[in-house]
RNA sequence: ACAUAGAAAAGCUAGGGUUCCGGCCUUCCUCUAGGCGUCUGGUCCGAGAGCUUUCGGCCUCCCCUUGGAGCGGGCUCGCCGUGCUGCCACGGCGGGCCCCUCCCUUAGCGAGGUUACACGGAGGGACAAAAGCCCGGGAGAC
Numbered sequence: 001a002c003a004u005a006g007a008a009a010a011g012c013u014a015g016g017g018u019u020c021c022g023g024c025c026u027u028c029c030u031c032u033a034g035g036c037g038u039c040u041g042g043u044c045c046g047a048g049a050g051c052u053u054u055c056g057g058c059c060u061c062c063c064c065u066u067g068g069a070g071c072g073g074g075c076u077c078g079c080c081g082u083g084c085u086g087c088c089a090c091g092g093c094g095g096g097c098c099c100c101u102c103c104c105u106u107a108g109c110g111a112g113g114u115u116a117c118a119c120g121g122a123g124g125g126a127c128a129a130a131a132g133c134c135c136g137g138g139a140g141a142c
Base pairs, nucleotide, nucleotide: 006055008054009053010052011051012050015045016044020042021041022039023036024035025034026033056115057114058113059112060111061110062108067103068102069101070100072099073098074097075096076095077094078093079092080091081090082089083088117137119140123135124134125133
C1' cells in the first nucleotide's frame, strides 16, 4: 500500500411502553364500572455499533482419497557383462510391488485458532403502546 471478515440464527440484557395480569385511586363494602404507566413489577417488545451460544466462512495441524516428484530404502522379474559349465555370485540397464520424504488434490458430527472496525440525526412505520425495534452499518459526519 492492497485485499478480506455472514449485514446469519437462538437465548438473554441495557432499554421500552401499557393490550392482558397484578398494583393504586374513585364509584357505598363485595360485585360492576371508570381512571392512573408520573405503578417497583409478571406476560409482552427489544439492540449493526450490548452479552453468550450455535451454525457458517477462513487459516493451521491430524487423518482419508487421487495424482506427481525424489542421485531415498527394501523385495522381486527380465536382459546384458564378468567370474569356474549349469546352479549361483557381483556389476550395469529396464520393469513391477511395498515403504519413506516432499508437492498437489479430495473428504471429515477430528483438534486448535480466527471472524476485525463501527460517530450518527431529524422524520416516518408497526403491534395495545413505546423504545437502543423497523426504515437504518440509511441521510450526514469523520
Annotation:
Predicted 3D model of a 142-nucleotide RNA (Guanidine-I riboswitch aptamer) from an uncultured Pseudomonadales bacterium. It was read from a public genome assembly, where an Rfam model found it. It matches the Rfam family "Guanidine-I riboswitch aptamer". Rfam's curators write: This family represents a conserved RNA structure found upstream of the ykkC and yxkD genes in Bacillus subtilis and related genes in other bacteria.